This is a predicted structure of a 113-nucleotide RNA (TPP riboswitch aptamer (THI element)) from Aggregicoccus sp. 17bor-14. The coordinates come from a structure-prediction model, not an experiment, and the mean pLDDT is 77. The organism belongs to Aggregicoccus, within Bacteria. Rfam family: TPP riboswitch aptamer (THI element). About the family: Vitamin B(1) in its active form thiamin pyrophosphate (TPP) is an essential coenzyme that is synthesised by coupling of pyrimidine and thiazole moieties in bacteria. For this family Rfam cites "Structural basis for gene regulation by a thiamine pyrophosphate-sensing riboswitch" (Serganov et al., Nature, 2006). The RNAcentral record of the sequence draws on Rfam.
RNA sequence: CAGUGACGCUAGGGGUGCCCUGCAGGCGAGGGGGCUGAGACGGCCGUGGACGCGGCUGACCCUCUGAACCUGAACCGGGUCAUUCCGGCGGAGGGAAGCGGCGCGAGGAAGGG
Numbered sequence: 001c002a003g004u005g006a007c008g009c010u011a012g013g014g015g016u017g018c019c020c021u022g023c024a025g026g027c028g029a030g031g032g033g034g035c036u037g038a039g040a041c042g043g044c045c046g047u048g049g050a051c052g053c054g055g056c057u058g059a060c061c062c063u064c065u066g067a068a069c070c071u072g073a074a075c076c077g078g079g080u081c082a083u084u085c086c087g088g089c090g091g092a093g094g095g096a097a098g099c100g101g102c103g104c105g106a107g108g109a110a111g112g113g
């Protein structure tokens, strides 16, 4: 502090980095490998041949007790081969929900200091 938890159904929000790499040499792509994490990925379509870009969808996470995620940020400190790797920033700002029954709760729950 007076509501709250898991489950079910329906609806919605979000992210998709960093490093290494043989195949005569260079570039690019693909394939392969590694780091952190819930997730760095898979499928389909369009664009123009490819990279790329955009859309849809799956998985994963989150939905106001909202750090899922975005802005600040080409930020600051530490660390690493490197990085949204760790911490600060952050009692900053923004950010997407309804229903059902069941359980717990003023004998003080859940959550927080």
Base pairs, nucleotide, nucleotide: 003104004103005102007100008099009098010097011063012062013061014060017035018034019033020032021031041058042057043056044055045054046053047052069094070093071092075088076087077086078085